RNA sequence: AACUUAUCAAGAGAGACUGAGGGACAGGCCCAAUGACGUCCAGCAACCAUCAUUUCAUAUGAGAGGUGCUAAUUCCUGCAGAGCGUUUGCUCUGAGAGAUAAGAU
Numbered sequence: 001a002a003c004u005u006a007u008c009a010a011g012a013g014a015g016a017c018u019g020a021g022g023g024a025c026a027g028g029c030c031c032a033a034u035g036a037c038g039u040c041c042a043g044c045a046a047c048c049a050u051c052a053u054u055u056c057a058u059a060u061g062a063g064a065g066g067u068g069c070u071a072a073u074u075c076c077u078g079c080a081g082a083g084c085g086u087u088u089g090c091u092c093u094g095a096g097a098g099a100u101a102a103g104a105u
Base pairs, nucleotide, nucleotide: 001105003103004102005101006100007099008098013041015040016039017038021031022030023029025078026077027076028075042070043069044068047066048065050062051061052060053059074097079094080093081092082091083090084089
């Protein structure tokens, strides 16, 4: 880097350092010197692994070893379809894109 599977409506700091951009991309709309982003600490969750009980398959629980995450539903929409409305909008479903985990190349 492309591929496969699963998940993405919950959760998480009024700390320290730093110092201007940030929210993947595009269009919106937002966050940001009343210091964002980032790093450290702190915290959240429990995908993999571990342990205990259990089943035909498995399921339940524990603590946190490997990750991950800590503005806004993955901030919303980006393609297709359906319903409603009517002047160009609202709602729903699926896909695509993206993110994370695990696997295999």

The prediction has a mean pLDDT of 83. SAM riboswitch aptamer (S box leader) from Planococcus glaciei, 105 nucleotides, folded computationally. Of the family's consensus pairs, 97% are formed in the model. The source organism's lineage runs through Bacteria, Bacillota, Caryophanales, Caryophanaceae and Planococcus.